[in-house]
RNA sequence: GGGCCUGUAGCUCAAUUGGCGGAGCGUCUGGCUGGCAGUCAGAAGGUUAGGGGUUCGACCCCCCUCAGGUCCA
Numbered sequence: 001g002g003g004c005c006u007g008u009a010g011c012u013c014a015a016u017u018g019g020c021g022g023a024g025c026g027u028c029u030g031g032c033u034g035g036c037a038g039u040c041a042g043a044a045g046g047u048u049a050g051g052g053g054u055u056c057g058a059c060c061c062c063c064c065u066c067a068g069g070u071c072c073a
């Protein structure tokens, strides 16, 4: 330098052929308990890596850039 893959909540990951952004763990609050642990209920937490384009509508399609991984040279 070139090819391919990946990037979504603090972490691990879903969301499929474009149509309401979610789960588990974690955090916070409350109930049960003398307390911890545990368990139950609830809540907060998102520029879907960044920018642009297509579309009524984009995590999803197209282009550029960034980061990581991998292969070739």
Stems, first nucleotide, its partner, number of pairs: 001072007010025004019056001027043006049065005
The RNA shown here (transfer RNA) has 73 nucleotides and comes from a Candidatus Roizmanbacteria bacterium. The prediction has a mean pLDDT of 81. It matches the Rfam family "tRNA". Rfam's curators write: Transfer RNA (tRNA) molecules are approximately 80 nucleotides in length.